About this RNA
c-di-GMP-I riboswitch aptamer from a Chloroflexota bacterium, 86 nucleotides, folded computationally. The prediction has a mean pLDDT of 90.
[in-house]
RNA sequence: CAAUGAAAAAGGCAAACCCGGCGCGAGCCGGGGACGCAAAGCCACGGGACUGGUUUGAAUACCUGCCAGUCAGCCGGGUUGCCAUA
Numbered sequence: 001c002a003a004u005g006a007a008a009a010a011g012g013c014a015a016a017c018c019c020g021g022c023g024c025g026a027g028c029c030g031g032g033g034a035c036g037c038a039a040a041g042c043c044a045c046g047g048g049a050c051u052g053g054u055u056u057g058a059a060u061a062c063c064u065g066c067c068a069g070u071c072a073g074c075c076g077g078g079u080u081g082c083c084a085u086a
Stems, first nucleotide, its partner, number of pairs: 003085003012037002017032006035073001041079003045076003048071007
């Protein structure tokens, strides 16, 4: 440096749900709480799911197109990192 995460050691993160707050919304922040996670650290580059607006029409809804967003604990990718060695 690379591979691996079976067995250890030190730890770390924190799902659902509840409370308070922010947002039209998806969702986010703080506190509690643990379902789980070897990157469940970070990044919206690709795919996917979701939200708001707009778009054809008699009109509504849905679909489609376009615009702006959300999700990194959906997958892939990029990047940084603890310990150890069946």